[in-house]
Context: one part of a larger RNA
Molecule: large-subunit ribosomal RNA, domain IV
Organism: Acidobacteriota bacterium
RNA sequence: ACCUCUCUAAGGAACUCGGCAAAAUAACCCCGUAACUUCGGGAGAAGGGGUGCCGGAUCCCGUUGCAGCAAUGUGGCGGGAUCGGGCCGCAGAGAAAUGGGUCUACCGACUGUUUAACAAAAACACAGCACUCUGCCAAGUCGUGAAGACGACGUAUAGGGUGUGACACGUGACCAAUGCGGAAAGGUUAAACACAUCCGUCAGCCGCAAGGCGAAGCGGUAGUGCGAAGCCCCCGUGAAUGUCGGCCGUAACUAUAACGGUCCUAAGGUAGCGAAAUUCCUUGUCGGGUAAGUUCCGACCUGCACGAAUCGUGUAACGAGUGGACCGCUGUCUCGGAGAGGAGCUCG
Numbered sequence: 001a002c003c004u005c006u007c008u009a010a011g012g013a014a015c016u017c018g019g020c021a022a023a024a025u026a027a028c029c030c031c032g033u034a035a036c037u038u039c040g041g042g043a044g045a046a047g048g049g050g051u052g053c054c055g056g057a058u059c060c061c062g063u064u065g066c067a068g069c070a071a072u073g074u075g076g077c078g079g080g081a082u083c084g085g086g087c088c089g090c091a092g093a094g095a096a097a098u099g100g101g102u103c104u105a106c107c108g109a110c111u112g113u114u115u116a117a118c119a120a121a122a123a124c125a126c127a128g129c130a131c132u133c134u135g136c137c138a139a140g141u142c143g144u145g146a147a148g149a150c151g152a153c154g155u156a157u158a159g160g161g162u163g164u165g166a167c168a169c170g171u172g173a174c175c176a177a178u179g180c181g182g183a184a185a186g187g188u189u190a191a192a193c194a195c196a197u198c199c200g201u202c203a204g205c206c207g208c209a210a211g212g213c214g215a216a217g218c219g220g221u222a223g224u225g226c227g228a229a230g231c232c233c234c235c236g237u238g239a240a241u242g243u244c245g246g247c248c249g250u251a252a253c254u255a256u257a258a259c260g261g262u263c264c265u266a267a268g269g270u271a272g273c274g275a276a277a278u279u280c281c282u283u284g285u286c287g288g289g290u291a292a293g294u295u296c297c298g299a300c301c302u303g304c305a306c307g308a309a310u311c312g313u314g315u316a317a318c319g320a321g322u323g324g325a326c327c328g329c330u331g332u333c334u335c336g337g338a339g340a341g342g343a344g345c346u347c348g
Stems, first nucleotide, its partner, number of pairs: 002342007010334002014332001019329001027051005036041001038166001052087003056083012088092001100327007107319002112124002128164007140150003167314004172244003177241002179237004186232003193225003198220004204213003245263005272306001273303001284300005
């Protein structure tokens, strides 16, 4: 020096990414307890006081004895409470075990679940909400296009799928594209089928011969007709996939623009929120907190590039979640120091 501990003057987070670690708090009884709230909670909020031993007094509860007919009176033992004295120590929950607390913002409602062995979370799930499919031999799923089975010994207040995620208030515009649903008029469209055309073969016929013609059948060719869904076309549909503009001018200081013009679009982002878990410029600007604050809180709105069930905005309670501030407390530090037991070295 290393490991695990103990103590430490004065200061008390100056340490550090960050109070990480440590310290502190702690039991029981009594008093007392805010905002907010879904009236349950918050709450052990916070913040205070008491606690040992020895006599005494009073009251209550239980049990038991004696006297008495009984009411009752009077004792013993055990337990509890209160009052008033005394005693000892630095210290009385005398050891061990045994909550630190407060304020604020974000996210997720909550209890739960998860990366066995680097992630426990704001991720997953969740009750609730919505859409959609399914009429029973259900849809859906497993299985060999099977038997069979699950669904279900269920029957639309049921079952499957998808999204959202308690609760409160809300959930705007666009059906042009993509998807889905519907309708059946028209266009396009396969195999199959029907029937022409032409070719090959061939009985037969003609011919002296070379050769030619050639029915049925069979084989081939390719055209016309007929020919479903689909696609095109039409309508609908957003808690379906999704999308939700630009330029110019204008008010009697200036500035700004309620207002006007114009181009484009399927329609041009509504409510709410906003430098945000989203803001590049940016440590935006103002206010608060600090002596001093790139973080934090409250505002502003110029939203590079929020926005409404890939939900928007709030929200009590909850959280080994994340950020900021404070009280208490401390060897985290100023800045070190002292000690104990190990491990280590030698011998056995």